[in-house]
RNA sequence: GGUUUCUUGGUGUAGUGGCUAUCACAUCUGCUUCACACGCAGAAGGUCGUGAGUUCGAUCCUCACAGAAAUCA
Numbered sequence: 001g002g003u004u005u006c007u008u009g010g011u012g013u014a015g016u017g018g019c020u021a022u023c024a025c026a027u028c029u030g031c032u033u034c035a036c037a038c039g040c041a042g043a044a045g046g047u048c049g050u051g052a053g054u055u056c057g058a059u060c061c062u063c064a065c066a067g068a069a070a071u072c073a
Base pairs, nucleotide, nucleotide: 001072002071003070004069005068006067007066010025011024012023018056027043028042029041030040031039049065050064051063052062053061
C1' cells in the first nucleotide's frame, strides 16, 4: 500500500428499514439482616464512532473520514 470484517449505556451484547433500541453484569434506592453479603422489588444511564447521501421513514442501505482486527504484498 491492496482486500475483508468490526465500531450500539460504565463493560460485554441482541436488534439488518417503521412501534418507548434488547438482555446480562456493574451503579443507585427500597425491602430483608444486629451488620455485611446473598436474595427480592424498583430506578437512572444510549442522541447506535463522525459527517453526508438514498428513502415518507435509517442502528440497519450507499459514500467519505476516524479507530480496531485479520490477511496479502

A computed fold for a 73-nucleotide RNA from Ascodesmis nigricans, annotated as transfer RNA.
NCBI's taxonomy places the organism under Eukaryota, Opisthokonta, Dikarya, saccharomyceta, Ascodesmis.
Rfam family: tRNA. From the family's description: Transfer RNA (tRNA) molecules are approximately 80 nucleotides in length. It is annotated as a transfer RNA.
The sequence is in RNAcentral, with records from ENA and Rfam.